The prediction has a mean pLDDT of 86. Small-subunit ribosomal RNA from a mine metagenome, 1499 nucleotides, folded computationally.

[in-house]
RNA sequence: CGAGUUUGAUCCUGGCUCAGGACAAACGCUGGCGGCGUGCGUAACACAUGCAAGUCGAACGCUCUCGUUCUCUUGGGAGGGCGAGGGAGUGGCGGACGGGUGAGGAACACGUGGAUAACCUGCCCCAGAGUGGGGGAUACCCCCGGGAAACCGGGGACAAUACCGCAUAGGCUUCCUUUCUCGCAGGAGGGAGGAAGCAAAGCUCUCCGCGAGGGGGGCGCUCUGGGAGGGGUCCGCGCCUGAUUAGCUGGCUGGUGGGGUAACGGCUCACCAGGGCUGCGAUCAGUCGCUGGUCUGAGAGGAUGAUCAGCCACACUGGGAUUGAGAACGGCCCAGACUCCUACGGGGGGCAGCAGUGAGGGAUCUUCGGCAAUGGGCGAAAGCCUGACCGAGCAACGCCGCGUGCAGGAAGAAGGUUUUCGGAUCGUAAACUGCUUUUCUGUGGGACGAGGAAGGACGGUACCACAGGAAGAAGCCCCGGCUAACUACGUGCCAGCAGCCGCGGUAAGACGUAGGGGGCGAGCGUUGUCCGGAGUUACUGGGCGUAAAGAGCACGCAGGCGGUCUGGGGCGUGCCAGGUGACAGGGUUUGGCUUAACUGAACCGGAGCUUGGCAAACGGCCAGACUUGAGGCUUUCAGAGGGACACGGAAUUCCGGGUGGAGCGGUGAAAUGCGUAGAGAUCCGGAGGAACACCGAAGGCGCAGGCAGUGUCCUGGGGAAGCGCUGACGCUCAGGUGCGAAAGCUAGGGGAGCGAACGGGAUUAGAUACCCCGGUAGUCCUAGCCGUAAACGAUGACCACCAGGUAUGCGGGGUAUCGACCCCCUGCGUGCCGGAGCUAACGCAGUAAGUGGUCCGCCUGGGGAGUACGGUCGCAAGAUUAAAACUCAAAGGAAUUGACGGGGACCCGCACAAGCAGCGGAGCGUGUGGUUUAAUUCGAUGCAACGCGAAGAACCUUACCAGGGCUUGACAUGCUCUUGCACCACUCUGAGAGGAGUGUCCCUUCGGGGCGGGAGCACAGGUGCUGCAUGGCUGUCGUCAGCUCGUGCCGUGAGGUGUUGGGUUAAGUCCCGCAACGAGCGCAACCCCUGCGGCUAGUUGAAAGAUCUAGCAGCACUGCCUCGACCAACGAGGAGGAAGGUGGGGAUGACGUCAAGUCAGCACGGCCCUGACGUCCUGGGCGACACACACGCUACAAUGGCUGGGACAAAGAGAAGCCAACCCGCGAGGGGGAGCCAAUCUCGCCAAACCCGGUCUCAGUUCAGAUUGCAGGCUGCAACCCGCCUGCAUGAAGGAGGAGUUGCUAGUAACCGUGGGUCAGCACACCACGGUGAAUACGUUCCCGGGUCUUGUACACACCGCCCGUCACACCACGAAAGUCGGCAACACCUGAUGCCGCUGGGCUAACCCCCUUGAAGGAGGGGGAGGCAGGCGUCGAGGGUGGGGUCGGUGAUUGGGGUGAAGUCGUAACAAGGUAGCCGUACCGGAAGGUGCGGCUG
Repeated sequence: CGAGUUUGAUCCUGGCUCAGGACAAACGCUGGCGGCGUGCGUAACACAUGCAAGUCGAACGCUCUCGUUCUCUUGGGAGGGCGAGGGAGUGGCGGACGGGUGAGGAACACGUGGAUAACCUGCCCCAGAGUGGGGGAUACCCCCGGGAAACCGGGGACAAUACCGCAUAGGCUUCCUUUCUCGCAGGAGGGAGGAAGCAAAGCUCUCCGCGAGGGGGGCGCUCUGGGAGGGGUCCGCGCCUGAUUAGCUGGCUGGUGGGGUAACGGCUCACCAGGGCUGCGAUCAGUCGCUGGUCUGAGAGGAUGAUCAGCCACACUGGGAUUGAGAACGGCCCAGACUCCUACGGGGGGCAGCAGUGAGGGAUCUUCGGCAAUGGGCGAAAGCCUGACCGAGCAACGCCGCGUGCAGGAAGAAGGUUUUCGGAUCGUAAACUGCUUUUCUGUGGGACGAGGAAGGACGGUACCACAGGAAGAAGCCCCGGCUAACUACGUGCCAGCAGCCGCGGUAAGACGUAGGGGGCGAGCGUUGUCCGGAGUUACUGGGCGUAAAGAGCACGCAGGCGGUCUGGGGCGUGCCAGGUGACAGGGUUUGGCUUAACUGAACCGGAGCUUGGCAAACGGCCAGACUUGAGGCUUUCAGAGGGACACGGAAUUCCGGGUGGAGCGGUGAAAUGCGUAGAGAUCCGGAGGAACACCGAAGGCGCAGGCAGUGUCCUGGGGAAGCGCUGACGCUCAGGUGCGAAAGCUAGGGGAGCGAACGGGAUUAGAUACCCCGGUAGUCCUAGCCGUAAACGAUGACCACCAGGUAUGCGGGGUAUCGACCCCCUGCGUGCCGGAGCUAACGCAGUAAGUGGUCCGCCUGGGGAGUACGGUCGCAAGAUUAAAACUCAAAGGAAUUGACGGGGACCCGCACAAGCAGCGGAGCGUGUGGUUUAAUUCGAUGCAACGCGAAGAACCUUACCAGGGCUUGACAUGCUCUUGCACCACUCUGAGAGGAGUGUCCCUUCGGGGCGGGAGCACAGGUGCUGCAUGGCUGUCGUCAGCUCGUGCCGUGAGGUGUUGGGUUAAGUCCCGCAACGAGCGCAACCCCUGCGGCUAGUUGAAAGAUCUAGCAGCACUGCCUCGACCAACGAGGAGGAAGGUGGGGAUGACGUCAAGUCAGCACGGCCCUGACGUCCUGGGCGACACACACGCUACAAUGGCUGGGACAAAGAGAAGCCAACCCGCGAGGGGGAGCCAAUCUCGCCAAACCCGGUCUCAGUUCAGAUUGCAGGCUGCAACCCGCCUGCAUGAAGGAGGAGUUGCUAGUAACCGUGGGUCAGCACACCACGGUGAAUACGUUCCCGGGUCUUGUACACACCGCCCGUCACACCACGAAAGUCGGCAACACCUGAUGCCGCUGGGCUAACCCCCUUGAAGGAGGGGGAGGCAGGCGUCGAGGGUGGGGUCGGUGAUUGGGGUGAAGUCGUAACAAGGUAGCCGUACCGGAAGGUGCGGCUG
């Protein structure tokens, strides 16, 4: 740092995906050790059990136990003192810390920086002063009572550092008077004087003393000032998403006063005023603890907020107060839900402390040890408490470290895998030899952590020593590309894989297994999440002509941005310095654990905020000035700019009249329609509406939409020239406002023409269309809506700058002139071309898509969808704003090469046309399909299968069927054992094959060998499958003229150029031109046959010659002439010549296409069969037959048939052959045997059509010959299925063949016969041969095929392409919906617990006060008061209830569209002129795509 994926290929755009890092993880497989960390993310769900907050006897009384001592006692025992310990209680301090959790909360909650002149602060520290004297209660306890319990009530006694008066007051507080200092300020602090109010508690140690008591110390207590630390409150700034939440607010904003608080404050209340917040996002809704930090990233940024640390909030849910310095996890009260106990009356409880349980979940630990350390509470202390903490346990959950050995060892062992069978590989790997001992095991020693002694949970741990022994310790994922690593087998679109592209349909490196390999390693993979890659939200750092994206246009508030000069201040900005930026974390250095992780220390770092100082260029602000931006003035110019009114002519239609008399109209052709009731045509007159020919243009004007006859009036904008005016007044513009084609809507007019809908006629398979005849809305006007278009230059507005050329509209100037006629300069506008530059390319290019600046709008993959819901607007149609689920791996832009077009241009071909003969009808033959069959073996299937493989199926062939046999086999090679048979001959049996049986080897060096049989092993064999695994061969486009390469050049690239162009040719044949120059495969030529003459040679040619046969060299090259033509190639004509422009024919088939054909000709990979899918045999079948097609033969007759006579070939074949003469037979043929291995003989006297004569006379015939009968011949083992031929007899269809279709351009078609191959026999087929021998071609419009150039394209398995919509089916998500269920927040009313506060308080009430009674007094009693309390009432108010709404969600019969889904239905809309050019907006219509109208666009 990039890579894969859209295409045939390319460039671009763009999404998807991957490689990296990280994790509080989980899951799968696996698992040796240690260190350090981490461990309920889900149910803030519910919790059994234990523990997590107590402590103080030096605050106090009591009680129990023990020890000791003293006293009393007869004894038992009782009492006192002292000491130790236990218990509950009063009292003090602490339970507000520590520990947990993240529910709530979008907030001054948090972060950061400030403020507090608006505050509090127990314990601690410093300082000052004090601690006097009294009083009344009370818990525990005792008695009585109630209760199941929890617990409660009554009576009685007693203590304090508990509680209450009084005294004192340096002091504090409040008020009054006065004064000083300070502050930016509301104000703060202090001094003096006066008034009022306000404190306290003791305990202990020690000394002196008999004691009473006193002195000193310590710990306390009270008041006050200060400090430290901790908090409260306020403020600036920062802090998620939604505008489909735009308005919110009643204590709401401010004031005055009262209350309240530690304190400011509407915090609260009364009154007064009417404010406050909000587009810089209020309110509402959703979501969320915040931060230091953590992860990622080059950074900016993004994501995150476990562990550790700071802050906040919460403690079953909601509310409340009390105590206290401070407030509630393990406190209280009330309400609610849940749960437990209960004697049913009533009570108890709150693990989001540590463990642990259930539940939920993919998932998260021990009901451990210890207070030894650190820290906390209490205590004077000893000490007690401490699930904070320190440790251990469990878990590979993470990070880090270590190990599972090291060295040698090739017969490259065995074994596995593979193989081309040679080998290769696992592999020095193992075995084996030597060595080591980290770890492990055993034994022994044994810490630091503990500051002066003792005291260690961890822990007999770390560590050390010794001994033992390679000993106990390796897996996981991957191997098609991305991406590092390949083979075999299995499977056969199955099973499966998959992150993306994609693999799997019989040879899968992609599935599964194995071998091998790659990666990492006590781990490895998978899944999930975050960042990255992604410059794919772009601040750094993107875009908007055609890819997604410029708003239809303008005006314009807020906002953003803004010309030149001077001065000021210093807001932004910059620099310097101070403060802060907690700890941890990060970086650097260094130290400690053997190292590392981990950890100690030092230093470093910055953003941000803040304070002070400095600077003044730039931006902002203030002041002043300027003229170039902008505006203005004067003169002048052009224009379909806008509005209103008036007027005009042409044309269409209609009406009236005249003439006239049969059609008109319309179309591809027609018809509907109009017309003898007089149309159309023509003339005259009239009516009415709409639009304005020519001028007219690439022209003009307007912001856009748009604007066109003429005149008048009103009115907007623009250009130029001049200028002595204003003085930055400017640009842009979210919201907002106005304008805005056509269609459409409302109301009223109007209505000629045109014309959605509609009716009719055609077309058509249909035709809800295109074409035609009609025709309503509408089109027009007025007023008002609508607000959209391909509203386009698909290009926002404004400013500046950056080569030119040319045209045009409107100005100005110069020169010149009779004259602006030309020419030159210049401004504004409108076009074209083009350079730099830009662009993916196309292209743009002073009218930018170039170079910069300012502002606005918009985009972020395709589909779903400009849709749903919600809102706004509208009368409606609808417009606007605008998602998601789901789904795809693309959707796109430009350009390239092809292919294609019912696109264009040029050219060729028996392609059409012009001709000739046919086919298609008949009968027959052959092939095929189909059907049939036991089998009708198989293949070939448009052209390019179908008289094809078949150049010849009676058996054989033969592959098929039936039946009968064989199993090393019908055939090949090798080995082992055995044997002497086999061949041959013969016998029996059998349909045959076969079976059974008889007779019989050769050579030899004597080992054996050859040949053969038998048994057995390897193997044979297969026309079984795959032509889509292949070779080879072949067909076809096509004998078409094409197909390419090297170098150069052009292009980012695919690619182009060359090969295009102008000519010419049969031809990419040749010439010319040209950024190309050359070359290759094709074309042509070279080869064969044929034509002409010559030469040579020759037998079998009767003879010389000719002819013939074989061979050699030659001839023809546009060479010559004329013309086209002005060059070349070339063409036309001519001469000469046997032949003339490749003379005719053949062979020859470029790069490639069709997965074309052939596994059955052959070969061959793989698969399959092996007493059978092999092989042998007999018989059958391949020959079937209702049909259909293809190729032929013979005909339908007189250009003929029959008959008699007569004539002329070429090319071939022949030894299991061709077969002469001669004889027999009507004939096929038979006999016969000469000749010939063939220029000799034979087929064969070689022909037929042809010619001559005769006959038939138009008839199903003297045509035609099918079919059938009889009789024969030949071949062959054998002609029944199933051969050919002959004779006689029979004598069918057929009278020239529908649509359609084939061949042929000259020795050709047509007609005629001849030969050959195959072959025993069988030819209408095939391959050859000659004979006779035509017609026609104007021409290239059309059909078919092909070539070149060009154009369009949404095609590229390429038009047999692609592709749209309805309908039907399946699945999925979503919307609507009568309803229905639930959540949330608010509102109105009712009710209203605890509690605070207020009022009341006739009841209750120890201390203080007053009075009275009594007593000597202590004291006792009574009454009243103050104060307090119960109770009552009220405000507030959790919760509950009722009600109507809001909002969000679930569900919902049914319904709507949408998406997806190998092979459904209907059509053909789009892509080519896509067959009616397409598309946009709108309206109507139609099964559907869609059609039509109006306006617009060119994409």

RNAcentral holds the sequence, with entries from SILVA.